[in-house]
RNA sequence: UGCUCAUCAAGAGGGACAGAGGGAUACGGCCCGAAGAAGUCCCGGCAACCGCCACGAGCCUCCGCCUCCCGCCAGGGAUCGGAUCGUGGAAACGGUGCCAAUUCCGUCCGGCGCGAUGGUCGCAGCCGGAGAAGAUGAGAA
Numbered sequence: 001u002g003c004u005c006a007u008c009a010a011g012a013g014g015g016a017c018a019g020a021g022g023g024a025u026a027c028g029g030c031c032c033g034a035a036g037a038a039g040u041c042c043c044g045g046c047a048a049c050c051g052c053c054a055c056g057a058g059c060c061u062c063c064g065c066c067u068c069c070c071g072c073c074a075g076g077g078a079u080c081g082g083a084u085c086g087u088g089g090a091a092a093c094g095g096u097g098c099c100a101a102u103u104c105c106g107u108c109c110g111g112c113g114c115g116a117u118g119g120u121c122g123c124a125g126c127c128g129g130a131g132a133a134g135a136u137g138a139g140a141a
Base pairs, nucleotide, nucleotide: 003139004138005137006136007135008134013043014042015041016040017039021032022031023030027106028105029104044099045098046097049095050094051093052089053088054087055086056085057084061083062082063081064080067078068077069076070075103133107130108129109128110127111126112125113123114122115121116120
């Protein structure tokens, strides 16, 4: 850097340095910001993705190996453990992540509401669904 999978409406901020920007990108909307933005550091917290613990599923595939069976050997089979999958737990420890607003909003479809209208149309309004992009984690390369 791209690929696969999962999640993204909940949750959680103080201080020091710094000094004008920030909310991923472009544009727009709407916000945050000298009552101090970005960034860096310290401390604190949230959450539960992975490691971790318990129980279960499953031997289709992969790895391992105790025991047993078949076999002259090679090997095959049964059982078991792990990878794997599911449910639950803990937050102690380890690896990350996160701590304004849905991932702030913008696309498409349906419903509702509102506004305008001759047919109909519009709405960075609400609700539900889908998608794009992005973020984070895990995995394989």
Predicted 3D model of a 141-nucleotide RNA (SAM riboswitch aptamer (S box leader)) from Nocardioides sp. dk884.
It matches the Rfam family "SAM riboswitch aptamer (S box leader)". Rfam's curators write: The SAM riboswitch is found upstream of a number of genes which code for proteins involved in methionine or cysteine biosynthesis in Gram-positive bacteria.
The source organism's lineage runs through Bacteria, Bacillati, Actinomycetota, Nocardioidaceae and Nocardioides.
The coordinates come from a structure-prediction model, not an experiment, and the mean pLDDT is 80.
The sequence is in RNAcentral, with records from Rfam.